[in-house]
This is a predicted structure of an 84-nucleotide RNA (transfer RNA) from a soil metagenome. The RNAcentral record of the sequence draws on MGnify. Its Rfam family is "tRNA". It is annotated as a transfer RNA.

Order: sequence, then structure tokens, then C1' cells
RNA sequence: GCUGGUGUGGCGAAAUUGGUAAACGCGGUAGCUUCGCACGCUACUGGGCGAAAGCCCUUGCGGGUUCGACUCCCGUCACCAGCA
Repeated sequence: GCUGGUGUGGCGAAAUUGGUAAACGCGGUAGCUUCGCACGCUACUGGGCGAAAGCCCUUGCGGGUUCGACUCCCGUCACCAGCA
């Protein structure tokens, strides 16, 4: 230098004939239980603004196509593998 693969919440990870982004698990918070802890059970849990209602943003990053993009196209970054 060329080719291919991977990149999604705090972490792991699912979702691809384009149609609600984040199922599921871990972790976290609160509660129940206990004298207390552990285990177990229940609820909640991406980010920003806001008193709240609500609004905005989020699939490495920047663009494009489309009514609609994690998914398709272009560029680019990081890592892995192969070729030279």
C1' cells in the first nucleotide's frame, strides 16, 4: 500500500429482504426479607436541558440516499486478520 472483518447503554450483547434502537445478561439504585450481612424476591436504571410537564440527542466519527437507516452508498478513525 491492497483486501476482508469488527465498532450499538457503565460492561457484555441482541436486532440486517430498511419499519418502535437497545431484547437478554452483568453492574447500579430503591424497597421487601434479616438483629445485621449474604442469598433470594420486586421495581427502576442511555445522555442533556427543565421545578415539573415535556423537549432534544444517541448504533466509532462526518456526509449521502430514503417517507423511514445499526442495516444501503461515499469519506474517515481505531482495532483484528490476510496479501504484498